Record summary: Transfer RNA from Treponema bryantii, 73 nucleotides, folded computationally. The organism belongs to Treponema, within Bacteria. The RNAcentral record of the sequence draws on ENA and Rfam. Its mean pLDDT, the model's own confidence on a scale to 100, is 82.
RNA sequence: GCCGACUUAGCUCACCGGGUAGAGCAGCGCACUCGUAACGCGCAGGUAAACAGUUCGAGUCUGUUAGUCGGCU
Numbered sequence: 001g002c003c004g005a006c007u008u009a010g011c012u013c014a015c016c017g018g019g020u021a022g023a024g025c026a027g028c029g030c031a032c033u034c035g036u037a038a039c040g041c042g043c044a045g046g047u048a049a050a051c052a053g054u055u056c057g058a059g060u061c062u063g064u065u066a067g068u069c070g071g072c073u
Stems, first nucleotide, its partner, number of pairs: 001072007010025004019056001027043004049065005
C1' cells in the first nucleotide's frame, strides 16, 4: 500500500424482512436473615463510533472518515 470482518448500556453480547433497542453480569433500592452472602422483587443506565445520503421512517441499506482485528504484498 491492497482486501476483508467488526464498532449497540460500565463489561460480554442479542436485535439483521427498515417501523418507537433488549438480555446476562456489574450498580442502586426493597424484601429475606441474628448478621453477611446467595436466592427473590424492582429501579436506573444507550445521540446504536462520527458525518452525510436514500426513505414517510435507518442500529439495520449506501458512501466517506476514525478505531480494533485478520489476511496479502